[in-house]
Context: one part of a larger RNA
RNA sequence: GGAUGAACGCUAGCGGCAGGCUUAAUACAUGCAAGUCGAGGGGCAGCACGAUAGCAAUAUUGGUGGCGACCGGCAAACGGGUGCGGAACACGUACGCAACCUUCCCGAAACUGGUGAAUAGCCCUCCGAAAGGAGGAUUAAUACACCGUACCAUAAUGAGGUGGCAUCACUUUAUUAUUAUAGAUAGCAAUAUCGGUUUUGGAUGGGCGUGCGCCUGAUUAGGUAGUUGGCGGGGUAACGGCCCACCAAGCCUCCGAUCAGUAACUGGUGUGAGAGCACGACCAGUCACACGGGCACUGAGACACGGGCCCGACUCCUACGGGAGGCAGCAGUAAGGAAUAUUGGUCAACGGACGCAAGUCUGAACCAGCCAUGCCGCGUGAAGGAUGAAUGCCCUCUGGGUUGUAAACUUCUUUUAUCUGGGACGAAAAACGGACUUUCUAGUUCACUUGACGGUACCAGAGGAAUAAGCACCGGCUAACUCCGUGCCAGCAGCCGCGGUAAUACGGAGGGUGCAAGCGUUAUCC
Numbered sequence: 001g002g003a004u005g006a007a008c009g010c011u012a013g014c015g016g017c018a019g020g021c022u023u024a025a026u027a028c029a030u031g032c033a034a035g036u037c038g039a040g041g042g043g044c045a046g047c048a049c050g051a052u053a054g055c056a057a058u059a060u061u062g063g064u065g066g067c068g069a070c071c072g073g074c075a076a077a078c079g080g081g082u083g084c085g086g087a088a089c090a091c092g093u094a095c096g097c098a099a100c101c102u103u104c105c106c107g108a109a110a111c112u113g114g115u116g117a118a119u120a121g122c123c124c125u126c127c128g129a130a131a132g133g134a135g136g137a138u139u140a141a142u143a144c145a146c147c148g149u150a151c152c153a154u155a156a157u158g159a160g161g162u163g164g165c166a167u168c169a170c171u172u173u174a175u176u177a178u179u180a181u182a183g184a185u186a187g188c189a190a191u192a193u194c195g196g197u198u199u200u201g202g203a204u205g206g207g208c209g210u211g212c213g214c215c216u217g218a219u220u221a222g223g224u225a226g227u228u229g230g231c232g233g234g235g236u237a238a239c240g241g242c243c244c245a246c247c248a249a250g251c252c253u254c255c256g257a258u259c260a261g262u263a264a265c266u267g268g269u270g271u272g273a274g275a276g277c278a279c280g281a282c283c284a285g286u287c288a289c290a291c292g293g294g295c296a297c298u299g300a301g302a303c304a305c306g307g308g309c310c311c312g313a314c315u316c317c318u319a320c321g322g323g324a325g326g327c328a329g330c331a332g333u334a335a336g337g338a339a340u341a342u343u344g345g346u347c348a349a350c351g352g353a354c355g356c357a358a359g360u361c362u363g364a365a366c367c368a369g370c371c372a373u374g375c376c377g378c379g380u381g382a383a384g385g386a387u388g389a390a391u392g393c394c395c396u397c398u399g400g401g402u403u404g405u406a407a408a409c410u411u412c413u414u415u416u417a418u419c420u421g422g423g424a425c426g427a428a429a430a431a432c433g434g435a436c437u438u439u440c441u442a443g444u445u446c447a448c449u450u451g452a453c454g455g456u457a458c459c460a461g462a463g464g465a466a467u468a469a470g471c472a473c474c475g476g477c478u479a480a481c482u483c484c485g486u487g488c489c490a491g492c493a494g495c496c497g498c499g500g501u502a503a504u505a506c507g508g509a510g511g512g513u514g515c516a517a518g519c520g521u522u523a524u525c526c
């Protein structure tokens, strides 16, 4: 000198764009953050409409819109948070899998036949303070089960061919065995749409293996017993001591094993001419974690932040028998700390889940609020104006110098602020509806609707210099000097050093220098 997720002191006009618990992965009140589908189902608590009975109040009714709870499907493994752990194939990079999986989506082929037993809900009874639970009767499905059929799927066996570094892989053919399904909506129907099952190819997402890279310490020199390898099995989507039985005695290590400490990694960021050094906030990719520890279930996918079980610590409720909970989601609270924000608005856009769709949900996201925390921009007026006014300060003091074109005064402008009027882009579409085209799929066109931000940005007008400057420094380094006070005192100080009676170094004043809505100090890095 540059830099910062900064803090502190003094000061403060505005806007744009960013950023905002670096400490206690401490504890959390409250609200919200993952639902959706009635075009899968039985039904119908609540709401609205209709119908029936009644003069009416009202009663009945699933008949219609729709729908709490329930069964079922899909989603909840994404999105969001944090950086505890981990020195490791965690990450980065480059390869490999002849050792693998992949819901939804896209292309292709085929199929979608028959039957049955339950169960939740509803109803009844009972136990419990509650959380919740037990029994009986009864009912449905795209829930569950069985039968039939079935291929280029899977497995076994036989024969032939091609290829590979190897275990082997691919392929042709024959025989045998095994494995499926679900319907719904519209329609008079034909049929259409959305589904279902099997197979195959793709896409996407993952899993696994390997080379190289990847902090400090030798005041850590030996470490290892599923340890190292084999054989056989189990397990897995898959290879493998991943696990197990048996057999052998190996394996790593001064090119640093083991141990200890520290640490999420990377793209990148800061600095520097570079080499390098330091860092890894925000944004993006990967990993790990979800009160501490362990475990599996479901599922295409989890050993699952707002799922389950067990142990532990803590908090809460209790009728003392027993129960409930997990903000490292968004806000917010307490605590810690030098220190870090609102218990806000909207799904308008973008994205996601579900749905035929309308749509619902979405603290993702988009916005707004707070903070000079940073970067950038603008303003606090401009031109003229010498009796060089007055005050202040200094001096060699009837005077001169300086403050200083500074002010007054004259003319001008109106950014900004204030007021008045107008007023967006972001909206493109998708979808619904109509028409047309089209083999599938889809496309074209017409009309209509939808904006949180926001009456915001922006534009126009009005009057009036009107609404707006500080902070640090002035001995040398280092730009900027005099007076007064003090008298090794009070104090200053980054280093050298200053102060003991003429202090440009302390305190004040005048003047000056630097930067400027900031300026200094502290901390840290280069």
Stems, first nucleotide, its partner, number of pairs: 001526004006522005013378006019371002021336001026334003030331003035074003040071002043067002047065003050061004081289003091213007100206002105202008113147004123136005153178011183194004215261003222252003227249004232244003264286004268279004291312005314325004342368001344367003351362004381412004392402004418462005426453001433446005470515005475496003481510005491498002

The prediction has a mean pLDDT of 84. Predicted 3D model of a 526-nucleotide part of an RNA (small-subunit ribosomal RNA, 5' domain) from an uncultured soil bacterium. Its Rfam family is "Bacterial small subunit ribosomal RNA".